The RNA shown here (c-di-GMP-I riboswitch aptamer) has 91 nucleotides and comes from an Alphaproteobacteria bacterium.
Lineage of the source: Bacteria > Pseudomonadati > Pseudomonadota > Alphaproteobacteria.
It was read from a public genome assembly, where an Rfam model found it.

RNA sequence: UCCACGAAAUGGCAAACCGUCGGUAACGGCGGGACGCAGAGCCACCGGUCCAACCAACCCAGAAAGGGUGAUGGAUAGCGGAGCCUUCGAA
Numbered sequence: 001u002c003c004a005c006g007a008a009a010u011g012g013c014a015a016a017c018c019g020u021c022g023g024u025a026a027c028g029g030c031g032g033g034a035c036g037c038a039g040a041g042c043c044a045c046c047g048g049u050c051c052a053a054c055c056a057a058c059c060c061a062g063a064a065a066g067g068g069u070g071a072u073g074g075a076u077a078g079c080g081g082a083g084c085c086u087u088c089g090a091a
Stems, first nucleotide, its partner, number of pairs: 005089002012037002017032006035078001041084002045081003048076005055070001057069004
């Protein structure tokens, strides 16, 4: 110095919930707030999970409305994997 590992220390992030804004929604931004987190830093590539306004469509029904499927789009990194960056230094 690097890899592994994760005691200690310096710090960091911030769940639920509340307020507010955006969105059809999932969910996200900002403020408060802390359940927790050694990557709870970045990333939607793979799997999982969640949402569905619109849809060239299809089915049920048919006056309309409504329901289901599919396609497609979106979300989740605090579900897991992969990749990248990275503080400290005991056993």